[in-house]
RNA sequence: AAGGUAUGCCAAGCGGCUGCUAAAGUAUAUCUUUAGAGGAAAGUCCGGGCUGCAAUAAGACAAGGUUCCAUCUAACAGAUGGCUGGGGUAACCCAAGGGAAAGUGCAACAGAAAGCAGACUACCGAGAAAUCGGAAAAGGUGAAACGGCGGGGUAAGAGCCCACCAGCGUCUUUAGCAAUUUAGACGGCUUUGUAAACCCAACCUGCAGCAAGAAGAGAUGGUUUAGUCUUAUAUUUUUACUCUUCGCUUGAGCGGUACUGUGAAGUAUCGCCCAGAUAAAUAGUCGCUCACGACAGAACCCGGCUUAUGGCAUGCCUUGGUU
RNA sequence: GGGUCUAUAGCUCAGUUGGUUAGAGCAUCCCGCUCAUAACGGGACGGCCGCAGGUUCAAGUCCUGCUAGACCCACCA
Numbered sequence: 001a002a003g004g005u006a007u008g009c010c011a012a013g014c015g016g017c018u019g020c021u022a023a024a025g026u027a028u029a030u031c032u033u034u035a036g037a038g039g040a041a042a043g044u045c046c047g048g049g050c051u052g053c054a055a056u057a058a059g060a061c062a063a064g065g066u067u068c069c070a071u072c073u074a075a076c077a078g079a080u081g082g083c084u085g086g087g088g089u090a091a092c093c094c095a096a097g098g099g100a101a102a103g104u105g106c107a108a109c110a111g112a113a114a115g116c117a118g119a120c121u122a123c124c125g126a127g128a129a130a131u132c133g134g135a136a137a138a139g140g141u142g143a144a145a146c147g148g149c150g151g152g153g154u155a156a157g158a159g160c161c162c163a164c165c166a167g168c169g170u171c172u173u174u175a176g177c178a179a180u181u182u183a184g185a186c187g188g189c190u191u192u193g194u195a196a197a198c199c200c201a202a203c204c205u206g207c208a209g210c211a212a213g214a215a216g217a218g219a220u221g222g223u224u225u226a227g228u229c230u231u232a233u234a235u236u237u238u239u240a241c242u243c244u245u246c247g248c249u250u251g252a253g254c255g256g257u258a259c260u261g262u263g264a265a266g267u268a269u270c271g272c273c274c275a276g277a278u279a280a281a282u283a284g285u286c287g288c289u290c291a292c293g294a295c296a297g298a299a300c301c302c303g304g305c306u307u308a309u310g311g312c313a314u315g316c317c318u319u320g321g322u323u
Numbered sequence: 324g325g326g327u328c329u330a331u332a333g334c335u336c337a338g339u340u341g342g343u344u345a346g347a348g349c350a351u352c353c354c355g356c357u358c359a360u361a362a363c364g365g366g367a368c369g370g371c372c373g374c375a376g377g378u379u380c381a382a383g384u385c386c387u388g389c390u391a392g393a394c395c396c397a398c399c400a
Base pairs, nucleotide, nucleotide: 001319002318003317004316005315006314007313008312009311010310012289013288014287015286016285017284018283020036021035022034023033024032025031026029038295042306043305045304046303047302048301049300050209051208052207053206055233056232057231058230059229060228061227063205064204065203066202067201068082069081070080071079072078083097084095085094086093087092098200099199103198104197105194106193107192120139121138123134124133125132126131147165148164150162151161152160166190168187169186170185171184172183175180213246214245215244216243217242218241222398223397253272254271255270256269257268258267259266260265290293324396325395326394327393328392329391330390333349334348335347336346342380351367352366353365354364355363373389374388375387376386377385
């Protein structure tokens, strides 16, 4: 210098004028002051708060979800750290990663044979031949052909026997909370793939959603569904449609410091208040500066994930050059 | 704002528990029939199965993420 990789940060800046929304203030003026979108506000893919299903509690069935281990968290399918497997020269990255020796299903075409047994060509023995018997090492098909390789053995052969290697199961053992792992002994000689097919195991979930729902006013018509059901206790009244108010923003909130932890995060303490509209405000314009500005606009609220997207900084890796 | 669903030929739709070359009707083109047209008969053309990734030997089909579109907002069929 180029390329890569991980993490973090910013979201053009400053000022004037005119508007919009909300709150507060008085001297009540068509005034003053203060505040006014995001990292994704998006997709609605998960998890919670909140509200209802007339109240509370317990249970069953149905339906659905998750899946290596530990930890974090209000919770999660999220995050952090690890294990195993895979990718990359490396930094580093990826994984729906339980069970196929519980059961059922499927494996097209090709091939003799496709799930556990069997035998097309070729091989060996018998026979004149047809054919019968032996065996599964060679060939060819396929995504996949029943351990691999060498030797012995044999009519030919075969874990039939032996050595080595791979893999599986059981037992003991080293390290670890655990997943897993180290070392060894024994065993049958080998037990295909698919669970993002049914299923089994463990764990979790009641259902619906702020157009939920509560109150008030107007108004008057036909009815009453929150998966299904059971049990116990308690209790007594209702609404389509239109409008207004509440729900509506102080919250698992944000920032700083200290401590604990590898880390996600937690604890203590100090400070701060940071949109709340309803056809829906958060803008327009002028001036100056620069590296000339991407994706994009809250609608009950949070924690994540995913997708869209401009730029900056730092650490690390590889290659090349110079000293 | 919230919820549900769809995408296969120019159009309307099938496609079974994932399997051999994804089918049907209409439309278009060609041939036949007819004096001619229509109808009818025969044949042909036409598909990256919305896009991208994954699982699998194998994906229109299963899973995930996007894109576009449709419908519903207590109910009446």
Molecule: RNase P RNA; transfer RNA
Organism: Campylobacteraceae bacterium